A computed fold for a 478-nucleotide part of an RNA from an uncultured prokaryote, annotated as small-subunit ribosomal RNA, 3' major domain.

Context: one part of a larger RNA
RNA sequence: UGACGGGGGCCCGCACAAGCGGUGGAACAUGUGGUUUAAUUCGACGCAACGCGAAGAACCUUACCUAGGUUUGACAUCCCGAGACAACCCUUGAAAGGGGGCUUCCACUUCGGUGGCUCGGUGACAGGUGCUGCAUGGCUGUCGUCAGCUCGUGUCGUGAGAUGUUGGGUUAAGUCCCGCAACGAGCGCAACCCUUGUCCUUAGUUGCCAGCGGGUUAUGCCGGGUACUCUAGAAAGACUGCCGUCGUCAAGACGGAGGAAGGUGGGGACGACGUCAAGUCAUCAUGGCCCUUAUGCCCCGGGCUGCACACGUGCUACAAUGGCCGGUACAAACGGAAGCGAAGCCGCAAGGUGAAGCGAAUCCUAAAAAGCCGGUCUCAGUUCGGAUUGGAGGCUGAAAUUCGCCUCCAUGAAGUUGGAAUCGCUAGUAAUCGCGGAUCAGCAGUGCCGCGGUGAAUAUGUUCCCGAGCCUUGUACA
Numbered sequence: 001u002g003a004c005g006g007g008g009g010c011c012c013g014c015a016c017a018a019g020c021g022g023u024g025g026a027a028c029a030u031g032u033g034g035u036u037u038a039a040u041u042c043g044a045c046g047c048a049a050c051g052c053g054a055a056g057a058a059c060c061u062u063a064c065c066u067a068g069g070u071u072u073g074a075c076a077u078c079c080c081g082a083g084a085c086a087a088c089c090c091u092u093g094a095a096a097g098g099g100g101g102c103u104u105c106c107a108c109u110u111c112g113g114u115g116g117c118u119c120g121g122u123g124a125c126a127g128g129u130g131c132u133g134c135a136u137g138g139c140u141g142u143c144g145u146c147a148g149c150u151c152g153u154g155u156c157g158u159g160a161g162a163u164g165u166u167g168g169g170u171u172a173a174g175u176c177c178c179g180c181a182a183c184g185a186g187c188g189c190a191a192c193c194c195u196u197g198u199c200c201u202u203a204g205u206u207g208c209c210a211g212c213g214g215g216u217u218a219u220g221c222c223g224g225g226u227a228c229u230c231u232a233g234a235a236a237g238a239c240u241g242c243c244g245u246c247g248u249c250a251a252g253a254c255g256g257a258g259g260a261a262g263g264u265g266g267g268g269a270c271g272a273c274g275u276c277a278a279g280u281c282a283u284c285a286u287g288g289c290c291c292u293u294a295u296g297c298c299c300c301g302g303g304c305u306g307c308a309c310a311c312g313u314g315c316u317a318c319a320a321u322g323g324c325c326g327g328u329a330c331a332a333a334c335g336g337a338a339g340c341g342a343a344g345c346c347g348c349a350a351g352g353u354g355a356a357g358c359g360a361a362u363c364c365u366a367a368a369a370a371g372c373c374g375g376u377c378u379c380a381g382u383u384c385g386g387a388u389u390g391g392a393g394g395c396u397g398a399a400a401u402u403c404g405c406c407u408c409c410a411u412g413a414a415g416u417u418g419g420a421a422u423c424g425c426u427a428g429u430a431a432u433c434g435c436g437g438a439u440c441a442g443c444a445g446u447g448c449c450g451c452g453g454u455g456a457a458u459a460u461g462u463u464c465c466c467g468a469g470c471c472u473u474g475u476a477c478a
Stems, first nucleotide, its partner, number of pairs: 001478002003475003007472004012467002015462002019425005026316001028314006034307002042053002064302002068298003073125001077124002079121005088101005106115003127291002130289003136285002138280003141276001143274001148187006154163003167178003193268004198236001201233004207226003212223003239262001242256005318418001322377007335364002339358002344353003384415001389410007431454007
């Protein structure tokens, strides 16, 4: 100087407390461990691994296994020789590949050749998801969006170092004020950026429809208009600016006014010096090591989906604030051409048919659901719950057996609110309800990332648990 303390002081955080809803019990989904296996490819392991890499494992992917093949190679450059390829047909094979047949051809040219392509050969080399993340780059997690981490000059100290950065206040903040052997500065904080909340203005189609006219069973449907909504450009607006009280005449705090918004308005992006030899050699790049008729490459099939079990994360429930049936209302955001696909018709349905419109403020996906109105069930393992299983179908795709999703009929399991323990959340939040997207032929999505609808309770407080910051103290630790 740090680190640590079941030392002290101050302070903060859904850390506790106050509340609301869960997990832990059940079934299923998914990941992991274990076990099994020819293989169940690999990585990730407290927080910070375990719905993680994987924003899509039937083949492919694929790295694993069995079997069959191949050795200048699936891919790149160079050298030598030859040629005109490709395509098609026959045969063998599970395919890869092998054998045979048919066919006949590139461009430029100074006519010497040159270039491209194919085949054969030779070796230089290719190739490796082989090892080392404890050799590395890059990227990332984490403490933590915590308020810290440092430097120059000066001063003090023999020196390591100290000071500044401590102190008194204050703040979300090393934020600001005052004081001070310090005076300044840098990286962080904040602001500048995006979005949302109000208003003004510009523009007015594909959006909108107040007033005017026309038309309809009805609809911005038509003329028309650009008020309004909206769209998307530009501008205003919030600064403790104003008033009062408190405060050191300060920084600021509290209350009030005005205002759409008030003290960082809400949300996002943004992550200091560093820590964990944290993670990744399997995104990529890369040193070293290793393989080179194999640890490379091709291909069929299988496996990654195996199942006594254990754990994590979720979903659906156990019902009446509900289930079922009928009617009826209101979103936002996104996607669409090898695409989205309307109306109509067929089918109980999945779906089929059909083809209008739309590269989309125009058309389509598209039905929002919870809600509201009416009916029914009457507390039961039930008209709750939907696992499991049987049958019949549909769709995608060469191909759904291992191993896809969906529909209908039948079946109708566990489960009556969950032990010890444990998690999330402070407001348009929790809870609850549906909608969309990426990946993608299809889909194991209940995942992930977004969007809106309905919409709470509680916070007296900081003794305690956990984590963090500053000052101080002790130390046999570095």
The RNAcentral record of the full RNA draws on ENA.